[in-house]
Molecule: transfer RNA
Organism: Candidatus Aenigmatarchaeota archaeon
Order: sequence, then C1' cells, then structure tokens
RNA sequence: GCCCCAGUAGCUCAGUUGGUAGAGCGUCUGCCUCGUAAGCAGAAGGUCAUGGGUUCGACGCCCAUCUGGGGCU
Repeated sequence: GCCCCAGUAGCUCAGUUGGUAGAGCGUCUGCCUCGUAAGCAGAAGGUCAUGGGUUCGACGCCCAUCUGGGGCU
C1' cells in the first nucleotide's frame, strides 16, 4: 500500500426482503432475611463509530472517514 471482518446499553452480543431497538450479566429500588448472599418483582440506561447520500421511512442499502482485528506483498 491492497483485501477481508467487526464497531448497537457499563460488559458480552442479538436484531434477516428497510417499517421507528432487544437479551444475558451488571447497576438501582422494593419484597424476603436478625443481617448478607441467593431468590422474586420492577426501574433506569442507546444521537445504533462519525459525516454525507438514496428512500415516504435507514441499525440494515451506497460513498467517504475514524478505531480495532486478521490476511497478502
């Protein structure tokens, strides 16, 4: 330098022919307990890496850029 993959909640990851975003763990609150852990119930938390484009509508399509990983010379 070129090619490929990934980037979504604090962490690990889903999200399918484009139709308005979820799970597990964690955190917080309540219940339970003499108290803690465990268990049960609930809640908060996201400009979907960034910027443009296409579209009535984009996490998903197109272009560029950034970050990380891998490969080739």